[in-house]
Molecule: c-di-GMP-I riboswitch aptamer
Organism: Coprococcus eutactus
RNA sequence: UUGAAUACUCGGCAAAACAAGAGAAAUUUUGUGACGCAAAGCUAUAGGGCCUAAGAGAUUUUGACAUCAGGGGAGACGAUCAGAUGGCAGCCAGUUGCAUCU
Numbered sequence: 001u002u003g004a005a006u007a008c009u010c011g012g013c014a015a016a017a018c019a020a021g022a023g024a025a026a027u028u029u030u031g032u033g034a035c036g037c038a039a040a041g042c043u044a045u046a047g048g049g050c051c052u053a054a055g056a057g058a059u060u061u062u063g064a065c066a067u068c069a070g071g072g073g074a075g076a077c078g079a080u081c082a083g084a085u086g087g088c089a090g091c092c093a094g095u096u097g098c099a100u101c102u
Stems, first nucleotide, its partner, number of pairs: 005102001006099001012037002017032006035090001041095003047092002049088003057081004062075001065072001
């Protein structure tokens, strides 16, 4: 000096819950608060995985209209399907870093 592990010191972050706000939602911001964390620092199409599904799309229900009848069939609401352009780093991962007894 570098890497790994890990005491101590100086410290750091901040779960749930509550309050106010943003958002369609997932989630998130600020304050209070500490469950915990040696990276609970940073990185989200430069890896994997997970969450939500507004708009647009597809299907369906209904059925204006048309017809002697039949074949057709617009549009609205609802439902279903797929799926990020939305999120999660305190899921794994990548990357950077403090201390220094051994």